[in-house]
């Protein structure tokens, strides 16, 4: 010097992935409350048991109609456009997502379920997008998961075609893996 390998670093994918503010739609003329008139005895605090606790014959709870009238959760991709709404920042490239299982938290209390949240572990997903059904979450014909299917797009292989004398590198195609992938490299072990 070369080759390959561990480990470190650093990077790439493109409608990429989170997250925070600030908007906008949708929740919704819905809940909450006020009033009026029905009806007449029970209703409320997630479910169920056991207790508490408020309301209620001064008429609840529930129906109508009528005023007044939210928020939360979930959602918003390019171009365009400055309003048929998103818009700036950050934080990243197992980014994240999900299913399952565990612990812990808030709900009046215990105790079992069911739901949200936080965080942890396995296991699935290279990334988005499109389309169909059914299920789940949802207020929802939105969006999201899950599942099939479609092409697409990054990278590697491994054939094949150009380019060349040839090789290799490039540019093309066609299979197929997956991120535990893939490029690159100062260094850093070890081997040969």
């Nucleotide at each position: 010097a070369g080759u390959a390998g561990u480990c470190u670093u650093a990077g790439a994918g493109g409608a990429g992935c989170g997250g925070u503010a600030c908007g906008c739609a949708c929740a919704a003329g819905u809940a909450c409350u006020u009033g009026c008139a029905g009806c007449g005895a029970g209703a409320g605090c997630g479910a169920a048991a056991c207790g508490g606790c408020u309301c209620g014959a001064c008429g609840a709870c529930c129906u109508g109609c009528a005023g007044c009238g939210a928020a939360a959760a979930g959602g918003c991709a390019a171009a365009g456009a400055u309003a048929c709404a998103g818009u700036a920042c950050c934080g990243c490239c197992g980014a994240a997502a999900g299913c399952a299982g565990a612990a812990c938290a808030a709900a009046c209390g215990u105790u079992u379920c069911a739901g949200u949240g936080u965080u942890c572990u396995u296991c699935u997903u290279g990334g988005g997008c499109u389309g169909c059904a059914a299920c789940g979450u949802g207020a929802a014909g939105a969006a999201c998961g899950u599942g099939c299917a479609g092409a697409c797009u990054g990278u590697c292989a491994u054939c094949c075609c150009g380019c060349c004398a040839g090789a290799a590198u490039c540019g093309g195609g066609a299979u197929g893996g997956a991120g535990c992938g893939c490029u690159a490299a100062c260094g850093a072990c070890a081997a040969u």